This is a predicted structure of a 1521-nucleotide RNA (small-subunit ribosomal RNA) from an uncultured prokaryote. Its Rfam family is "Bacterial small subunit ribosomal RNA". The RNAcentral record of the sequence draws on ENA. Its mean pLDDT, the model's own confidence on a scale to 100, is 82.

RNA sequence: AGAGUUUGAUCAUGGCUCAGAACGAACGCUGGCGGCGUGCCUAACACAUGCAAGUCGAACGCGAAAGUUUCCUUCGGGAAACAAGUAGAGUGGCGAACGGGUGAGUAACACGUGGGUAAUUUGCCUUAGGGUUGGGGAUAACAUCUCGAAAGAGUUGCUAAUACCGAAUAAGACCACAGAUUCUGCGGAAUCAGUGGUAAAAGGGGGUUUCGGCCCUCGCCUUUUGACCUUUUGAUAAGCCCGCGUCCCAUUAGCUAGUUGGUAGUGUAAUGGACUACCAAGGCUAUGAUGGGUAGCUGGUCUGAGAGGAUGAUCAGUCACACUGGAACUGAGACACGGUCCAGACUCCUACGGGAGGCAGCAGUGGGGAAUAUUGCGCAAUGGGCGAAAGCCUGACGCAGCAACGCCGCGUGGGUGAUGAAGGCUCUCGGGUCGUAAAACCCUGUCAGAGGGGAAGAAAUGUCAUGUAGCUAAUACCUGCGUGGCUUGACGGUACCUCACAAGAAAGCACCGGCUAACUCCGUGCCAGCAGCCGCGGUAAUACGGAGGGUGCUAGCGUUGUUCGGAAUCACUGGGCGUAAAGCGCGUGUAGGCGGCUGAUUAAGUCUGGUGUGAAAGCCCGGGGCUCACCCCCGGAAGUGCGCUGGAAACUGGCCAGCUAGAGUAUGGGAGAGGGAAGCGGAAUUCCUGGUGUAGCGGUGAAAUGCGUAGAUAUCAGGAGGAACACCGGCGGCGAAGGCGGCUUCCUGGACCAAUACUGACGCUGAGACGCGAAAGCGUGGGGAGCAAACAGGAUUAGAUACCCUGGUAGUCCACGCCGUAAACGAUGGGUACUAGGUGCCGGGGGUGUUGACCCCUCCGGUGCCGUAGCUAACGCAUUAAGUACCCCGCCUGGGGACUACGGUCGCAAGAUUAAAACUCAAAGGAAUUGACGGGGGCCCGCACAAGCGGUGGAGCAUGUGGUUUAAUUCGACGCAACGCGCAGAACCUUACCUGGGUUAGACAACGGUGGACCGCCCCAGAGAUGGGGUUUUCCCUUCGGGGACUGCCGGUUCAGGUGCUGCAUGGCUGUCGUCAGCUCGUGUCGUGAGAUGUUGGGUUAAGUCCCGCAACGAGCGCAACACUUGCCUUUAGUUGCCAUCAUUAAGUUGGGCACUCUAGCGAGACUGCCGGUGAUAAACCGGAGGAAGGUGGGGAUGACGUCAAGUCCUCAUGGCCCUUAUGCCCAGGGCUACACACGUGCUACAAUGGCCGGUACAGAGGGCAGCGAAACCGCAAGGUGGAGCUAAUCCCACAAAGCCGGCCUCAGUUCGGAUUGGAGUCUGAAACUCGCCUCCAUGAAGGUGGAAUCGCUAGUAAUCGCGGAUCAGAACGCCGCGGUGAAUACGUUCCCGGGCCUUGUACACACCGCCCGUCACACCACGGGAGUUUGCUGUACCGGAAGUCGGUGUUUCAACCCGCAAGGGAGAUAUCCGCCCAUGGUAUGGCCGAUGACUGGGGUGAAGUCGUAACAAGGUAACC
Repeated sequence: AGAGUUUGAUCAUGGCUCAGAACGAACGCUGGCGGCGUGCCUAACACAUGCAAGUCGAACGCGAAAGUUUCCUUCGGGAAACAAGUAGAGUGGCGAACGGGUGAGUAACACGUGGGUAAUUUGCCUUAGGGUUGGGGAUAACAUCUCGAAAGAGUUGCUAAUACCGAAUAAGACCACAGAUUCUGCGGAAUCAGUGGUAAAAGGGGGUUUCGGCCCUCGCCUUUUGACCUUUUGAUAAGCCCGCGUCCCAUUAGCUAGUUGGUAGUGUAAUGGACUACCAAGGCUAUGAUGGGUAGCUGGUCUGAGAGGAUGAUCAGUCACACUGGAACUGAGACACGGUCCAGACUCCUACGGGAGGCAGCAGUGGGGAAUAUUGCGCAAUGGGCGAAAGCCUGACGCAGCAACGCCGCGUGGGUGAUGAAGGCUCUCGGGUCGUAAAACCCUGUCAGAGGGGAAGAAAUGUCAUGUAGCUAAUACCUGCGUGGCUUGACGGUACCUCACAAGAAAGCACCGGCUAACUCCGUGCCAGCAGCCGCGGUAAUACGGAGGGUGCUAGCGUUGUUCGGAAUCACUGGGCGUAAAGCGCGUGUAGGCGGCUGAUUAAGUCUGGUGUGAAAGCCCGGGGCUCACCCCCGGAAGUGCGCUGGAAACUGGCCAGCUAGAGUAUGGGAGAGGGAAGCGGAAUUCCUGGUGUAGCGGUGAAAUGCGUAGAUAUCAGGAGGAACACCGGCGGCGAAGGCGGCUUCCUGGACCAAUACUGACGCUGAGACGCGAAAGCGUGGGGAGCAAACAGGAUUAGAUACCCUGGUAGUCCACGCCGUAAACGAUGGGUACUAGGUGCCGGGGGUGUUGACCCCUCCGGUGCCGUAGCUAACGCAUUAAGUACCCCGCCUGGGGACUACGGUCGCAAGAUUAAAACUCAAAGGAAUUGACGGGGGCCCGCACAAGCGGUGGAGCAUGUGGUUUAAUUCGACGCAACGCGCAGAACCUUACCUGGGUUAGACAACGGUGGACCGCCCCAGAGAUGGGGUUUUCCCUUCGGGGACUGCCGGUUCAGGUGCUGCAUGGCUGUCGUCAGCUCGUGUCGUGAGAUGUUGGGUUAAGUCCCGCAACGAGCGCAACACUUGCCUUUAGUUGCCAUCAUUAAGUUGGGCACUCUAGCGAGACUGCCGGUGAUAAACCGGAGGAAGGUGGGGAUGACGUCAAGUCCUCAUGGCCCUUAUGCCCAGGGCUACACACGUGCUACAAUGGCCGGUACAGAGGGCAGCGAAACCGCAAGGUGGAGCUAAUCCCACAAAGCCGGCCUCAGUUCGGAUUGGAGUCUGAAACUCGCCUCCAUGAAGGUGGAAUCGCUAGUAAUCGCGGAUCAGAACGCCGCGGUGAAUACGUUCCCGGGCCUUGUACACACCGCCCGUCACACCACGGGAGUUUGCUGUACCGGAAGUCGGUGUUUCAACCCGCAAGGGAGAUAUCCGCCCAUGGUAUGGCCGAUGACUGGGGUGAAGUCGUAACAAGGUAACC
């Protein structure tokens, strides 16, 4: 620090996901040790049991027992002493308000921070001063009695105090009155002096005896210690107040009667509506009141570069709470966790009358939960309470236990060791790898176990001894300070040290497709499964499961959850809004924000210095202590904040004075569909009346509905009525936008120009608010010609609730009132300033020239186009910015759900506005690129159409295919590009199929052993394979040892074999687009990039062929050419070929000849080379000459990059899988030849351009020895006999046929046609039954030129005619070739098909056989509505009102004080009762959040459901709002 994921690829936008760190964690697998930490996040759920707050006898009174000893005894026991002034309870004091727990409540002065208290308190402690005089009356304990089950309560009587109560004293304190000085925050406060008033106390212990006393007791003196009272100082702790900070929701917008303030009181330690009475009517709120939700806050913690974000366990500060609610009492302090009272719920006890209880203390239990520990030890340390102290108490705390929960540290060994062992895995079988890893040998001893030793943590206190100082009469006592001895350890015999032993007891987890480090085999076969995202799995899975190996971390490793990060993905740092999400439809304007120039002043902001604070801990730095580290200790820094204070004055703000450049006003002009109102006008449509006139009109792609003989349409005249204003008219004008168009008048808004004058910042923007706002729509009333939703009819169509046509109502028009939305768009908010230009148009002004129109130059304002810089993802924008800046407003944050639901507001309604969530997806979207496609465009080509000729489709037959059938009808090929295709030839064989019979190392290959030549021939059984038997024969080489080939048998294992599967694992080969003209590369250039350029353009060509131009220049594969064949000529050579001349013959038969033909070699020729024209002078084209041939002369071969997962595993090769007495091999027979039917390809025909008969002429190219086979003879013929000749320019196949000549047939199912069938034969072959060809005789079917549709062909072509060959024993109408005869037509490119180039649109890229929308049907999911039902929270009104404070009353009761001798009275207190307030509770009525609900609504999701075809191309009616 980034990465993956939208696309065919690209850039940008944008979401999702990952890598990191962290945790009070949990779960899975695994687990050696130690240290330091941490450990109910859930039920503030309920709790058994034990413990967690007591202490003081130096405040006080009382006061046992067990036991021991002694004595007495009636032997039952009793008494005394010690135990012991002990235990114990009680009075009293202090503490119990700390410490410990929890986070329910609380959005608040609760917390944080900084201040204030002149508005306060503070026990114990501290400082300083003073004081403690003298009295009184009670009461608990105790005793007695009574009640009660208990808890407990009461009566009577006794008693003490540091308990309680008067009195005295009063410096100071407090209160009241009035005064002076100082300070002040102007409220007041402090100080000083005066007068009056109020309030005190407590004793205890120790020591001493020169006092009194016989002794004890008691008293006195003195001293000391602590205690008490009052005042004061400080510290500590607390209360209250204030500034600032502190979560979400506006779908919570208004809240408030003690409310806001005042006056007077009450109350408190103290301010205050805190409370009460009266008076006033205020107070809070868009800078978010009120309401709702959530939450303890902070130091800090986690993360982050930081800013931030999240969080608030442990530790620390603070607040709140203590079963729930309420209340007070005591006290310095509480409205009190282990106190009280009341109410409620719950639990327990009960004798049913009544009582008891509160673990959110430490352990522990149940419960909840994914989940969180021991009913441990000790007060040794630290700290706390009490005490003078010893000491006691202390689940605070210190320790231990449990838990890998976290962090840190250590170990599970080290060295040597290659036959690279065995074994595993893999393999191309060679090897590779686990792997120096192991074994083995040599070492070491952390750790664990055993033995021995063994800490620090302990210093105090106390006591003893002693020194010194103080006190004192005192060397005594006491106290302070010091020295020495003794005393105290839960942890724990722990840490640590050490002897010996011994490698011994100690490694796992996750991952290995990319992100992301790490790869193979097997299994599985869209199954099982994986998955954080993208995505894997449908027979070769590095992605599932296992294994081997590897990678990462390591006593842990993974998973899950959560937080931050990455995410600049809420953007302060640090984003955006033309088209990706995003500018309000437009204006006026309130609050607010921002604001021109100059001077002066101020100091709020701002800057700077000082100072206080910012607790400790933590983080950071330095140092130190545990062996290191974690951890701990010490010191420092930091803590960006807040307060106080000194200073500066540029900028912002405030205030003052001025200025004119912003803004505005006045004057004069002209432009304009700007707005409103009234009036007027002509053209046109329609209707009405009348005339003329007659059969149609109208409408469409074509029609029909419709109108018309009752007279339409057409035409003329007149009239009515409504709406809209042709031409001008223009990217012309005006307006804020919506919008505005005949003419005239009236009223009225704004902008612009010119020139001066005036005001003096008066400005910009604008949340709310208010106004305007197309069309449609709504209300009321008019109007209604045309047009026209709905509707009707006619067409179209598979349907047509549409498009088209004929009609037609709302509406469109007017008036008034609503609605308030549009793709209300420049998809671009407003303002100001700045930043090259060029060129139009509109309005106004100036200048020059002519002065007439006008032309040119220029200024201001408006409106367009092009374009530089710059910006932009690109497209594009570009002085009218989307550039550069500033100011203000609005808006956005993935797609869908959703321009939705609910709630609110508005509306008559329709609806508008504001506006979510659940759920779901990994994308959705933008711009541009390359393709592909279009019922887009342009150019061009092709037997593509057209023009022609002949066919197919109809018939019969042949052949292939489908289908069907079958035991099998083997398999493959399926649009073109399967279907006379593989098959250049199925009777057996072929043959792969079926039935049956056999066989198992096999029909074939390799190895070992053994025999023999092999071969051939015969017999038997059998359908044959096969089995049995017989017979004949004795290979080659040799160094004579042997070797080799062939062959039979036997043997076993590596193996053979498979036309079994996969052509979607493959090679090779082939088809096709297409012989179409294309396909690419290097360098350069352009572009962020995919890519573009080149290859586009202008011409031209059959051609990316060539020329020209050009940011391209070159090159490659294709095209063309070279090579083959054919056409002319020359030359060479003449046998088997040829014959002009000579001779000869029946015959080129022979002699002869090689001129010619021909054969087959070498050459020549053709190149737009020449001429003319056209053209850019080019390329080229057109015409011409010459030439056998002319513009590629004809033909063939030749097939670019690629496409179709095209075809072929059955040609061959081959991976993987499968079979192995069978899916192999052998054999016989059958099948591939079936047959209702359908299709393709052909043959033959339907006839007279013909058929038949007779005669007669002319080819080319081939083939031939297991062959072609002549002549001759036989047969009607197929053919037979025959065997000459020929290994072929020699012989044979071999007569070419159409043609030509002559004859017959005469339009008919025929002398056409030949199917079918009967009979008889020939040939091949072991064998023609299934199932061959051919011949002869007889038979003589369909068929009279073929519907829709469709094929081939542009010249030696089509058509027609025959000939040959391959395969082959035989078996072509097929296939491959050959020649003979030999046409017609092409105007042309509109259309069909295919193709090429350019361009355009695209939502396609599996690429239009694409994509994709909606209803319906089914399943699942979440949500809304819903008669209602219901939980919880809460408001208002009323009822009722426990305990308790307060107030009143106080007849009850009462010791202290007063009066009084007393009785009694008074003062004061108090029970009771009454009243205010008030918790739980009750009644009634609202609000809000949820749960649930028959039914209902839409939404989402779901490989292959239904119906259509809406959108994307002009998407077939342009789309959209």